RNA sequence: CGAGUUGGCUGGGCGACCGCGUCGGCACCCGUGAGGAUGCCGCCGAGGAACGUCCGGGCUCCACAGGGCAGGGUGGUUGUCAACGGCAACCCGGGGCGACCCGCGGGAAAGUGCCACAGAGAACAGACCGCCGGCUCCCUUGGGGGCCGGUAAGGGUGAAACGGUGGGGUAAGAGCCCACCAGCACCCCGGGUGACCGGGGUGGCUCGGUAAACCCCACCCGGAGCAAGGCCAAGAGGACCGACCCACGGGAAGGUCUGCGCAGGCGUUCGAGGGCUGCCCGCCCGAGCCUGCGGGUAGGCCGCUAGAGCCUGUCGGCAACGGCAGGCCGAGAUGGAUGGUCGCCAGCCCGCUUCGGCGGGUACAGAACCCGGCGUACAGGCCAACUCGUCCG
Numbered sequence: 001c002g003a004g005u006u007g008g009c010u011g012g013g014c015g016a017c018c019g020c021g022u023c024g025g026c027a028c029c030c031g032u033g034a035g036g037a038u039g040c041c042g043c044c045g046a047g048g049a050a051c052g053u054c055c056g057g058g059c060u061c062c063a064c065a066g067g068g069c070a071g072g073g074u075g076g077u078u079g080u081c082a083a084c085g086g087c088a089a090c091c092c093g094g095g096g097c098g099a100c101c102c103g104c105g106g107g108a109a110a111g112u113g114c115c116a117c118a119g120a121g122a123a124c125a126g127a128c129c130g131c132c133g134g135c136u137c138c139c140u141u142g143g144g145g146g147c148c149g150g151u152a153a154g155g156g157u158g159a160a161a162c163g164g165u166g167g168g169g170u171a172a173g174a175g176c177c178c179a180c181c182a183g184c185a186c187c188c189c190g191g192g193u194g195a196c197c198g199g200g201g202u203g204g205c206u207c208g209g210u211a212a213a214c215c216c217c218a219c220c221c222g223g224a225g226c227a228a229g230g231c232c233a234a235g236a237g238g239a240c241c242g243a244c245c246c247a248c249g250g251g252a253a254g255g256u257c258u259g260c261g262c263a264g265g266c267g268u269u270c271g272a273g274g275g276c277u278g279c280c281c282g283c284c285c286g287a288g289c290c291u292g293c294g295g296g297u298a299g300g301c302c303g304c305u306a307g308a309g310c311c312u313g314u315c316g317g318c319a320a321c322g323g324c325a326g327g328c329c330g331a332g333a334u335g336g337a338u339g340g341u342c343g344c345c346a347g348c349c350c351g352c353u354u355c356g357g358c359g360g361g362u363a364c365a366g367a368a369c370c371c372g373g374c375g376u377a378c379a380g381g382c383c384a385a386c387u388c389g390u391c392c393g
Stems, first nucleotide, its partner, number of pairs: 001389010012345007020045002023042005029036002047364001051375002054373005059225004066281004071221005076090005091105001092103004106216002111214002113210003128155002130151009163181006182206002184203008229302004237258005244251002260294007273285004309328008347362006
């Protein structure tokens, strides 16, 4: 200098004017009060993904919460975390010269299924071309055919053919036997927390692939969800009280309690109905409940942001992460806020250029209970480490 690999940060800057939202303060007005309107001042005010809703939780309720089946999830080991299907490190397998990257990583000897076409034969398979032996026919140096038996080493088909190479042996061959190698089974030694790795010995044992096919095995999992869930107010109707009015028959502002009307069915401890949010058992609540028709209400407040929080330093750890000390408080809206205009500057891209510059464009995308992850989208810019190649010193 070039090519690559991995990780991290950012997501325009400055100024002016006008305008928004919560909260706090001051002034002033209205109101019995709670509180409300207006003006001014001040702090703060969308993300790294706020997107997807794919996982895991906090929180709330079922509910005091048990067992089984179903269903779902994960799948090498260890560690980390509140937990996870996350993250870190490592092991094994595969790819790459390498830095690194990839893995639906337990089981095919529990069972079932599938492996097209080709091929004799695709899992206890198989004889197409061959090789050998016996008998026999024809031809007649050689050779060709038929039948029976042996064979799977050679050739062929295929993605894959029931270990490989060499030798012996055989009628010809075959782990039939031997040597070495690979796999498998068993035993021993060493290293490692472990998955596993290295070494040695015995054995001729050599029975594909596929589970991201069904399945088996191991481990894990209550359900629903902020539209969760609480509080207040209102209300048609009813009951009671009742200032006040009165023609003495009554009416009546307001207040308190309750909680809509009609019809039918079942039931009140011999249990209607409901709950354990798929089913069953079991358990629990229970005096009212279920069905049909009609009517009223949809308002306000809480939940709602101080957290498994963030930052700095230090210690432990290969790391993820954890301990200790100190510091910080960063939107809580609710028809739903943070915007508009102008000017200057910076980076990048495109066009023109008299090379001075001019013009245009400039990412993905908006909180709604919160948090930890994963996945997806992203113009441009910056930083670090490592690998390979070339050159110079």
Molecule: Bacterial RNase P class A
Organism: Virgisporangium aurantiacum